This is a predicted structure of a 346-nucleotide part of an RNA (small-subunit ribosomal RNA, central domain) from an uncultured bacterium. The full RNA is in RNAcentral, with records from ENA. It matches the Rfam family "Bacterial small subunit ribosomal RNA".

Context: one part of a larger RNA
RNA sequence: CUGGGUGUAAAGGGUGAGUAGGCGGCAUGAUAAGCCAUAUGUGAAAGCUAUGGGCUUAACCCAUAAAUUGCAUAAGGAACUAUCAAGCUAGAGUACAGGAGAGGUAAGCGGAAUUCCUAGUGUAGCGGUGAAAUGCGUAGAUAUUAGGAGGAACACCAGUGGCGAAGGCGGCUUACUGGACUGAAACUGACGCUGAGGCACGAAAGCGUGGGUAGCGAACAGGAUUAGAUACCCUGGUAGUCCACGCUGUAAACGAUGAGUGCUAGGUGUCGGGGGGAGACCCUCGGUGCCGGAGCAAACGCAAUAAGCACUCCACCUGGGGAGUACGUACGCAAGUAUAAAACUC
Numbered sequence: 001c002u003g004g005g006u007g008u009a010a011a012g013g014g015u016g017a018g019u020a021g022g023c024g025g026c027a028u029g030a031u032a033a034g035c036c037a038u039a040u041g042u043g044a045a046a047g048c049u050a051u052g053g054g055c056u057u058a059a060c061c062c063a064u065a066a067a068u069u070g071c072a073u074a075a076g077g078a079a080c081u082a083u084c085a086a087g088c089u090a091g092a093g094u095a096c097a098g099g100a101g102a103g104g105u106a107a108g109c110g111g112a113a114u115u116c117c118u119a120g121u122g123u124a125g126c127g128g129u130g131a132a133a134u135g136c137g138u139a140g141a142u143a144u145u146a147g148g149a150g151g152a153a154c155a156c157c158a159g160u161g162g163c164g165a166a167g168g169c170g171g172c173u174u175a176c177u178g179g180a181c182u183g184a185a186a187c188u189g190a191c192g193c194u195g196a197g198g199c200a201c202g203a204a205a206g207c208g209u210g211g212g213u214a215g216c217g218a219a220c221a222g223g224a225u226u227a228g229a230u231a232c233c234c235u236g237g238u239a240g241u242c243c244a245c246g247c248u249g250u251a252a253a254c255g256a257u258g259a260g261u262g263c264u265a266g267g268u269g270u271c272g273g274g275g276g277g278a279g280a281c282c283c284u285c286g287g288u289g290c291c292g293g294a295g296c297a298a299a300c301g302c303a304a305u306a307a308g309c310a311c312u313c314c315a316c317c318u319g320g321g322g323a324g325u326a327c328g329u330a331c332g333c334a335a336g337u338a339u340a341a342a343a344c345u346c
Stems, first nucleotide, its partner, number of pairs: 003318004007300002012314001014201003021194003025088002028085004033081002035077002038074005049065006091191001092188003096183003103177007110154001115149007125136002162169002206247006215241002220236004258313006266291011295302002319346003328339004
C1' cells in the first nucleotide's frame, strides 16, 4: 500500500457553524467527457508464457504463437455517471397557528442560614475528638433576645423530569434573544449530507489588571496520632473560590460509542404536542428510560436512542517500553499546549 478495524483489547477529533473537496431525490430531452462494442494503425528486439525443435541431458540456443491488459484514428451505442435545457414534490427550507422548557445575556428584587458588629439578659465554661490538646472565655465567651453590616449559595418543589452543539444550565420578576416540537399544507423547488484547513465556543485549576472576601480553603503555622507522620483527625489560615475585562484551551471534555439517511418483532414507564372516543381506552409525531426477539459480538453485552442490515463523508488505529518524550515549528505573560520522532530494548 491492499486490507482489517475504532463501547471495554491499539483506535471517534471536547463541541459547533462552515470553505475547498467527496457524495447526492423523481421524471423528460439534448450532448457524448467518463463508459461500451467494432475496425484499422501502432505497441522494437531480447526476456516472460505456450507448443515444437537443436546440442547425449540440463542450463543454454532456435522457430512459431500468444501476450504486450497501452495509445491514436474512424464511423457507432446511450443504460449508468457527468454537463446543459426545461420540469416535479416525497428530501430541505420559508410563511401561518399553537403549547413546553434550570437554553443564553443584562438589570432589579427576596427569604433561610453562616460569620462579624452594637445593645440587653446571664455566668463559667465553650469548642473539639477515638481520646485529647492547640484555640476561644471573668477585659464576660458559649447560650439567648433585638437591631445592623456584608458576601456567597439558592432548602422544599426535584423527577434515569426539562433545555442546550458540547462545556453546561436550578430562588423570583422584567427586558432583549437562540433553538427544538406539534398541527395544517399556502409558498420555494434538490436549495441536500459530510466536511481537510481556517473560524467560533469550550468544566475545573492556573495567569494578568482592578475590585470584593461571609463561608470554605491548596500553601503555611500550631495541636494530636505515630517508630517516624513533611499525611489521614483537630484549631487557625494566605492564595483561590465571587465580580468585570483579557489570556489559557486542557479533562475519565464519557454513552470511554463521529455526523447524516433509509430499513429491521414486541412489551412497559415518563416528558411535550396532535387526533378519535360518552367513557374505559385507542391511534400518532418528537424526546427520555427500562426489559426483550431476530441479528451482531471474543465475551460482557447492544438491540428502532443498535454495538443489527446498508450507503455517503470526516477523524483515528497498526505489538509493549522508550514517549505523548527529544528536536524543530507554531501559539502563550507564564504555567504550558498543539504537532511529533529515533536510537536502544523486550